Overview: SAM riboswitch aptamer (S box leader) from Crocinitomix sp., 121 nucleotides, folded computationally. NCBI's taxonomy places the organism under Bacteria, Bacteroidota, Flavobacteriia, Flavobacteriales, Crocinitomix. Its mean pLDDT, the model's own confidence on a scale to 100, is 80.
[in-house]
């Protein structure tokens, strides 16, 4: 790379290097020589994994253990610290405007794509 699951409207920057494009992609908006993207250090945010500890919970006929679920924690394994994944993008609805036809605008619901963790070959 590929599968499957879970989250993405919340939160949380300084400095110091470098030098021009940069926010995955297309379209739009935005950032950006007042220095962005990006590395490096420092800090910090979250709570997926990890950890400890609890529960009038739940599974098992019942204890206990063990697995789920709830809550806690934050030395440890990733992550994240500019705009909701920055907005749309493919499908359905409701409404409104157009209309022979093909449509098109806002809103909501769902899938997709992306990301990122966790596990599996």
């Nucleotide at each position: 790379g590929a599968u499957u699951u879970a989250u993405a409207a919340a939160g949380a920057a300084g400095a110091g290097g470098u030098a021009a494009g940069a926010g995955a992609c297309a379209g739009g908006c935005u950032c950006g020589a007042u220095g962005a993207c990006c590395c490096u250090c420092u800090g910090g945010c979250a709570a997926c994994c990890g950890c400890c500890c609890a529960g009038u919970u739940g599974a098992c006929a019942a204890c206990c253990a063990u697995c789920a679920c709830u809550g806690g924690u934050g030395a440890g394994g990733u992550g994240c610290c500019a705009a909701a994944u920055c907005c749309u993008g493919c499908u359905g609805a409701a409404u409104g405007c157009a209309a022979g036809g093909u449509g098109u605008a806002u809103u909501c619901a769902g899938a997709g794509c992306u990301a990122u963790a966790a596990a599996u070959a």